[in-house]
RNA sequence: UAGUUAUAAGGGCAAACCCGCCGCGAGGCGGGGACGCAAAGCCACGGGUCAGGCCCCGAGCCUGAUAGCCGGGUUACCAAA
Numbered sequence: 001u002a003g004u005u006a007u008a009a010g011g012g013c014a015a016a017c018c019c020g021c022c023g024c025g026a027g028g029c030g031g032g033g034a035c036g037c038a039a040a041g042c043c044a045c046g047g048g049u050c051a052g053g054c055c056c057c058g059a060g061c062c063u064g065a066u067a068g069c070c071g072g073g074u075u076a077c078c079a080a081a
Base pairs, nucleotide, nucleotide: 005079012037013036017032018031019030020029021028022027035068041074042073043072045071046070047069048066049065050064051063052062053061054060
């Protein structure tokens, strides 16, 4: 230095649920709270799912949401043996 990698140490994130605010909605943000997470950091590029709208009601199209559904891209902490 690279690969693998621990039940080490330090730190990190935060599901459900509750409160407040925002949104038609999916859902988001803040506070509390921890089910979990080694990318549960970031990016909607592909697929999935969800919401709203359009439509010849068939297939589909448009606009959104989800990165804690999967894939992909990108950046990254510690370092026993």

c-di-GMP-I riboswitch aptamer from a Candidatus Rokuibacteriota bacterium, 81 nucleotides, folded computationally. The sequence was found by an Rfam model in a public genome assembly. It matches the Rfam family "c-di-GMP-I riboswitch aptamer". From the family's description: GEMM was predicted in a large-scale screen for bacterial structured RNA regulatory elements. Rfam links the family to the GO term cyclic-di-GMP binding. The prediction has a mean pLDDT of 82.